[in-house]
Context: one part of a larger RNA
RNA sequence: CUGGGCGUAAAGAGCGCGCAGGCGGCUGGGUAAGUCCGAUGUGAAAGCUUCCGGCUUAACUGGAAAACGGCAUCGGAAACUGCUCGGCUUGAAGGUGGGAGAGGGUAGCGGAAUUCCCGGUGUAGUGGUGAAAUGCGUAGAUAUCGGGAGGAACACCAGUGGCGAAGGCGGCUACCUGGCCCAUUCUUGACGCUGAGGCGCGAAAGCUAGGGGAGCGAACGGGAUUAGAUACCCCGGUAGUCCUAGCCGUAAACGAUGAACACUAGGCGUAGUCGGUAUCGACCCCGGCUGUGCCGUAGCCAACGCAUUAAGUGUUCCGCCUGGGGAGUACGGCCGCAAGGCUAAAACUC
Numbered sequence: 001c002u003g004g005g006c007g008u009a010a011a012g013a014g015c016g017c018g019c020a021g022g023c024g025g026c027u028g029g030g031u032a033a034g035u036c037c038g039a040u041g042u043g044a045a046a047g048c049u050u051c052c053g054g055c056u057u058a059a060c061u062g063g064a065a066a067a068c069g070g071c072a073u074c075g076g077a078a079a080c081u082g083c084u085c086g087g088c089u090u091g092a093a094g095g096u097g098g099g100a101g102a103g104g105g106u107a108g109c110g111g112a113a114u115u116c117c118c119g120g121u122g123u124a125g126u127g128g129u130g131a132a133a134u135g136c137g138u139a140g141a142u143a144u145c146g147g148g149a150g151g152a153a154c155a156c157c158a159g160u161g162g163c164g165a166a167g168g169c170g171g172c173u174a175c176c177u178g179g180c181c182c183a184u185u186c187u188u189g190a191c192g193c194u195g196a197g198g199c200g201c202g203a204a205a206g207c208u209a210g211g212g213g214a215g216c217g218a219a220c221g222g223g224a225u226u227a228g229a230u231a232c233c234c235c236g237g238u239a240g241u242c243c244u245a246g247c248c249g250u251a252a253a254c255g256a257u258g259a260a261c262a263c264u265a266g267g268c269g270u271a272g273u274c275g276g277u278a279u280c281g282a283c284c285c286c287g288g289c290u291g292u293g294c295c296g297u298a299g300c301c302a303a304c305g306c307a308u309u310a311a312g313u314g315u316u317c318c319g320c321c322u323g324g325g326g327a328g329u330a331c332g333g334c335c336g337c338a339a340g341g342c343u344a345a346a347a348c349u350c
Base pairs, nucleotide, nucleotide: 003322004321005320006319007304008303012318014201015200016199017198021194022193023192025088026087027086028085029084030083031082033081034080035077036076037075038074039073040072041071042070049065050064051063052062053061054060091191092188093187094186095184096183097182098181099180103177104176105175106174107173108172109171110154115149116148117147118146119145120144121143125136126135162169163168206247207246208245209244210243211242215241216240220236221235222234223233258317259316260315261314262313263312266295267294268293269292270291271290272289273288274287275286276285299306300305323350324349325348332343333342334341335340
């Protein structure tokens, strides 16, 4: 390189937008670049292959043929691809009418609880554990009642429920704002799919500056346990956790399953919506589309399992893998304030 693969064996980029590139619906005309056919020229010799011959044979060698996978020119074909002109509506987008939602951002508001402060009642304990102790408490704790401060998180509703590309999103209200679904089949007329680079988003922790700090709590101190206990348990507790602005760019970023389209038995739930049926009406019931689950046929799979939300059958495009260790390391480069990230070997060894 040709291959074979990527749920769990090595292997799907954390996710999106998108330039180039690759690929691309139905139909008619033209063209003839790709494609196909024919002719001509060329494709040196030697070598290879086949046949015949020469040295006793072979190696070696002489002759002939074939071949030289190719290129060029001319002529021709027009199904397919391309190019070009025209048409179409099913792909895509839009209009109109409905709709659901913890989708995102900003501001405001609310109640429960913890802690702290003040005051009242009240007295000797409280707290904690397997048992204790450290701790707190006669300078009046714990308990209980009233008042106040402040921060963080939003019980029930809550649901293999919903929304989002992923990360993720959950009290209430208002404003700003993205996407999606259904109905209609009104408009455009292939405007599409994928996407190397690139750009953006990206949990937690961490970093810079400023604020904030109730609870929790790395580090740290103490009490226990233990042979020891740099732990598990207990009492404290700083950074952090929160906010604003800016970095970082990682993860078991998981469905360990890239995106898009088409096709391939069914059954049972559930969310949104539309139609039918029914009714006084809302339900119920039946059906369609979209999402989300469970079970299962064919098929697939090493098995486990997957199975119209495919890991089945196909097409297009991208990413990735190629024995274990060394190593996701060294070196170099790029990025970062740093921590470090991205890219990524070899010797050696089994």

This is a predicted structure of a 350-nucleotide part of an RNA (small-subunit ribosomal RNA, central domain) from an uncultured bacterium. The coordinates come from a structure-prediction model, not an experiment, and the mean pLDDT is 90.